Predicted 3D model of a 146-nucleotide RNA (c-di-AMP riboswitch aptamer (ydaO/yuaA leader)) from Sporosarcina globispora.
The sequence was found by an Rfam model in a public genome assembly.
NCBI's taxonomy places the organism under Bacteria, Bacilli, Caryophanales, Caryophanaceae, Sporosarcina.
The coordinates come from a structure-prediction model, not an experiment, and the mean pLDDT is 78.
Rfam family: c-di-AMP riboswitch aptamer (ydaO/yuaA leader). Rfam describes the family as follows. This family represents a conserved RNA structure found upstream of the ydaO and yuaA genes in Bacillus subtilis and related genes in other bacteria.

[in-house]
């Protein structure tokens, strides 16, 4: 020089997901439940109670098709593939606007149930990464000089 692994550091990047504390200790951030008005309206199977019996009601397991939830992650289309597109989401100071380029566009949960929703209750702060182009406005922040 240059091409690859690895460590440790220091900046940093998706995300709510950071600080603190001896500890969910506190704080901040994020998410769920939950009234009045409005709006909506309850699947299947067994099982047990009531009942002369059905019928019809209540309660209790089970399923996960119905319907909800965290998420950007939804939907179409085919030759069905590690496939192509998309709806939306992300990329080194922080916002708008314009071009350009790379990417993702999943996964889990709940168990027939939750609209909205004040006071109120109550959860969660894991995970995995090495992203960074350019031009205009408007803000902020470092450093140096004086």
């Nucleotide at each position: 020089a240059u091409a690859u692994a690895a460590u440790u550091u220091u900046c940093g990047c998706u995300u709510a997901a950071u600080c603190u504390u001896a500890a969910u200790u506190g704080a901040g951030c994020g998410g769920g439940g939950g009234a009045a008005c409005c709006a909506a309206c309850u699947g299947u199977a067994c099982u047990u109670u009531u009942u002369c019996a059905a019928a019809a009601a209540a309660a209790g397991u089970a399923c996960c098709u119905g319907g909800g939830g965290u998420g950007a992650a939804u939907c179409c289309u085919u030759u069905u593939a590690u496939a192509g597109g998309u709806a939306g989401g992300g990329u080194a100071c922080u916002c708008u606007c314009a071009a350009g380029a790379c990417c993702c566009g999943a996964a889990c949960c709940c168990g027939a149930c939750a609209g909205c929703u004040a006071a109120c209750c109550u959860c969660g702060u894991a995970a995995g990464c090495g992203u960074g182009u350019u031009g205009a406005g408007a803000g902020g922040g470092a450093a140096a000089c004086a």